A computed fold for an 89-nucleotide RNA, annotated as Glycine riboswitch aptamer. It was read from a public genome assembly, where an Rfam model found it. The coordinates come from a structure-prediction model, not an experiment, and the mean pLDDT is 80. Its Rfam family is "Glycine riboswitch aptamer". About the family: This family represents the bacterial glycine riboswitch.

[in-house]
This record gives sequence, C1' cells and structure tokens, in this order.
RNA sequence: GGGAACUCUGGAGAAGCCCGUUUUACACGGGUGCCGAAGGUGCAAGGCAGAUUCUGCCGAAUCUCUCAGGCGAAAGGACAGAGAAACGU
Repeated sequence: GGGAACUCUGGAGAAGCCCGUUUUACACGGGUGCCGAAGGUGCAAGGCAGAUUCUGCCGAAUCUCUCAGGCGAAAGGACAGAGAAACGU
C1' cells in the first nucleotide's frame, strides 16, 4: 500500500393505534393507518445473442415495490469513521 471476517464509535423514518384472549406481559390472534436504511423485487445507460426494425438475455443505487422487516425505550439498522488478517512493495 491493501483492506475479508471481526471489534469500537456515530447512525434516519413511521400508531406506546383499535378490538379480543390471557398466565396482566415488552405475550398471542385479528383489524386499520403509516415507514424504508437488514434482506429481497423491478430497471436506465450500456453490453451480448437472434432477427422483417423488433425480440430475448445480462445489467446500479440511499431510486422503486413494500414480500420480509419496522412504527415509546431497548434491540436492530444501510452507510460513515477508526482499528484489523491474507496479500503486495
């Protein structure tokens, strides 16, 4: 120089909603309204292939969808900073 796993620090949004059950709980079941920053879906430029001018495939995000997840605190948390192995000089 390099930066995997991992460690530390920072880290947003949105109902402590309604009904029922109960061992009275931060639980379970149902309902309505919301959020996007775990994960996942979709695609622009461009590329590839085949072809009566089009078709198929590949193709990024903090965009998009809201499947999953979430809507007091805690936890989680994309991402950022610091440390950090292999490896290279």